Transfer RNA from an uncultured Lachnospiraceae bacterium, 72 nucleotides, folded computationally.

RNA sequence: AGCGGAGUGGAGCAGAGGUAGCUCGCUUGGCUCAUAACCAAGAGGUCGUGGGUUCGAUCCCCUCCUCCGCCA
Numbered sequence: 001a002g003c004g005g006a007g008u009g010g011a012g013c014a015g016a017g018g019u020a021g022c023u024c025g026c027u028u029g030g031c032u033c034a035u036a037a038c039c040a041a042g043a044g045g046u047c048g049u050g051g052g053u054u055c056g057a058u059c060c061c062c063u064c065c066u067c068c069g070c071c072a
């Protein structure tokens, strides 16, 4: 070089055309003598980049970037 897989809140992962969600973490409040645990609420995401298709793209197509694997 070639082939395959992955890239989505701080972390790990869902979502496979129709307003982007779960767990943990973080913040605030409750509970407690206090801390943890538990309960409630909240903040936090240009969905790797650029283009295309579509009324509409995280999702389909193409280019590029990064990471992992296969082959040699």
Stems, first nucleotide, its partner, number of pairs: 002070006010024004018055001026042005048064001050062003
It matches the Rfam family "tRNA". It is annotated as a transfer RNA.